[in-house]
Context: one part of a larger RNA
RNA sequence: UGACGGGGGCCCGCACAAGCGGUGGAGCAUGUGGUUCAAUUCGUUACUAACCGAAGAACCUUACCCAGGCUUGACAUCCCCGGACAGCCCAUGAAAGUGGGUCUCUUCCCCGAAAGGGGAGGCUGGGUGACAGGUGUUGCAUGGCUGUCGUCAGCUCGUGUCGUGAGAUGUUGGGUUAAGUCCCGCAACGAGCGCAACCCUCAUCGCAUGUUGCCAGCGUAAAGUCGGGCACUCUUGCGAAACUGCCCGUGUAAGCGGGAGGAAGGUGGGGAUGACGUCAAGUCGGCAUGGCCCUUACGCCUGGGGCUACACACAUGCUACAAUGGCCGGUUACAGAGGGACGCAAGACCGCGAGGUGGAGCUAAUCCCACAAACCCGGUCCCAGUUCGGAUUGCAGUCUGCAACUCGACUGCAUGAAGUCGGAAUCGCUAGUAACCGCAGGUCAGCUACACUGCGGUGAAUACGUUCCCGGGCCU
Numbered sequence: 001u002g003a004c005g006g007g008g009g010c011c012c013g014c015a016c017a018a019g020c021g022g023u024g025g026a027g028c029a030u031g032u033g034g035u036u037c038a039a040u041u042c043g044u045u046a047c048u049a050a051c052c053g054a055a056g057a058a059c060c061u062u063a064c065c066c067a068g069g070c071u072u073g074a075c076a077u078c079c080c081c082g083g084a085c086a087g088c089c090c091a092u093g094a095a096a097g098u099g100g101g102u103c104u105c106u107u108c109c110c111c112g113a114a115a116g117g118g119g120a121g122g123c124u125g126g127g128u129g130a131c132a133g134g135u136g137u138u139g140c141a142u143g144g145c146u147g148u149c150g151u152c153a154g155c156u157c158g159u160g161u162c163g164u165g166a167g168a169u170g171u172u173g174g175g176u177u178a179a180g181u182c183c184c185g186c187a188a189c190g191a192g193c194g195c196a197a198c199c200c201u202c203a204u205c206g207c208a209u210g211u212u213g214c215c216a217g218c219g220u221a222a223a224g225u226c227g228g229g230c231a232c233u234c235u236u237g238c239g240a241a242a243c244u245g246c247c248c249g250u251g252u253a254a255g256c257g258g259g260a261g262g263a264a265g266g267u268g269g270g271g272a273u274g275a276c277g278u279c280a281a282g283u284c285g286g287c288a289u290g291g292c293c294c295u296u297a298c299g300c301c302u303g304g305g306g307c308u309a310c311a312c313a314c315a316u317g318c319u320a321c322a323a324u325g326g327c328c329g330g331u332u333a334c335a336g337a338g339g340g341a342c343g344c345a346a347g348a349c350c351g352c353g354a355g356g357u358g359g360a361g362c363u364a365a366u367c368c369c370a371c372a373a374a375c376c377c378g379g380u381c382c383c384a385g386u387u388c389g390g391a392u393u394g395c396a397g398u399c400u401g402c403a404a405c406u407c408g409a410c411u412g413c414a415u416g417a418a419g420u421c422g423g424a425a426u427c428g429c430u431a432g433u434a435a436c437c438g439c440a441g442g443u444c445a446g447c448u449a450c451a452c453u454g455c456g457g458u459g460a461a462u463a464c465g466u467u468c469c470c471g472g473g474c475c476u
Stems, first nucleotide, its partner, number of pairs: 007476007015466002019429005026319008034310002042053002064305007073131001077130002079127005087102006105122007133294002136292003142288002144283003147279001149277001154193006160169003173184003199271004204240005210234001213230003218227002243265001246259005321422001325381006338369003343362002348357003388419001393414007435458007
């Protein structure tokens, strides 16, 4: 000077408390450990690993295993020789490939009447060596990127002053704030990186804009369907608006409490934004890269298998155990945000259904995906392992795809398991939040999505307080 203390003082955070809903028990999904295996590829491991890299493992992917093959190589540049290669056919093979047959180049320039010859380039076969190649190793050699403390309020510098010096001061103190935010004081005076603001979005209004959007008044049998109109909704540009500006109280001030006006009030809600640094934190398997290692193999191609195993343990979820419910019928009530030409696909017809036939329309404010669901109304069940719950299994099908055996999703019929609210313990959340409800998208042929990223609908309870637990800041 720091760090630490079951030392002290002050302060903050869903940290506790007050509440609401879960996890831990069950079944299933997914990830991990362990075990097994020819292989079950690799990495990640307290918080900060474990629906993580992976926004899609049947083949491919694929890095692993077995088997069959290749050796200047699947890919790049250079040198020498030759020629088209491709395609098609045959044999062999699981394929890759191997052997044979057939077929047989092209662009530009020069010489030339033409035939042809020469040169350069593209493509390709053979050869030689330089080289290629490596998801081999080291994240404790590295770049870049990321997690975390933490969106915590801190971390420093110049000059001056003090101290022999390490250093101190400033940055401490009294107030105040979400904040080293601001005010006052002070041997300090200033400054930088952070804080805040400037950026995006939501909430109000004005102007502009009226098609594909909208429909108040007029016309139309019905439908914004058409004529018509651009007021309203809305679209997307520009602008206005909030600053403790005004009033009262309080205070030296900064500020704090209350009020008015206002769509919005004291950071209006949300996002993006992460200081100096810490953990030799993570990543050589995204990429890049030093060193080391392999070079007829630790490289490359192909078929099949594996990554999907299963006594078990853990983690994250989904579905439930029911009556605030299940089932049936009705109103077939009411969204937002997205996606769609190798695509989204209406109406119609066939099928109980998954789906099929067919193809209008749509290069999308036009058409389609697309019926939102919970909700509401009526009926039924009568507290039971049930008309709860749906695992598991059998049979029959549909779709994608070269191919669903290992190992896909979905449909119908049958089957109906555990489970009656969960020990110790433990997690999330302070408002349009939690909880409940559905919808869309990316990846993607299909899908193991119950995941993830968004979107709207319904919509609470509680916070006395800071003694205690956890983490953090300042002074000592």
Small-subunit ribosomal RNA, 3' major domain from an uncultured bacterium, 476 nucleotides, folded computationally.
The coordinates come from a structure-prediction model, not an experiment, and the mean pLDDT is 84.